[in-house]
Molecule: transfer RNA
Organism: Anaerolineae bacterium
RNA sequence: GGGCCUGUAGCGCAGUUGGGAGCGCACUUGAAUGGCAUUCAAGGGGUCGAGGGUUCGAGUCCCUCCAGGUCCA
Numbered sequence: 001g002g003g004c005c006u007g008u009a010g011c012g013c014a015g016u017u018g019g020g021a022g023c024g025c026a027c028u029u030g031a032a033u034g035g036c037a038u039u040c041a042a043g044g045g046g047u048c049g050a051g052g053g054u055u056c057g058a059g060u061c062c063c064u065c066c067a068g069g070u071c072c073a
Base pairs, nucleotide, nucleotide: 001072002071003070004069005068006067007066010025011024012023013022019056027043028042029041030040031039032038049065050064051063052062053061
């Protein structure tokens, strides 16, 4: 330098054919307990890596760039 893959909550990930942004852990609050642990219930937290384009509508499709991984040279 070129090819391919990945980028979504603090962490690990799902999101199938373009229309509801979600799961587990973690965090906060409450209840049970004398307290901790634990269990149960409720809740907060996202500009979906950045910018642009297509579309009535983009996490999803297209282009450029950035970061990481892998292969080739």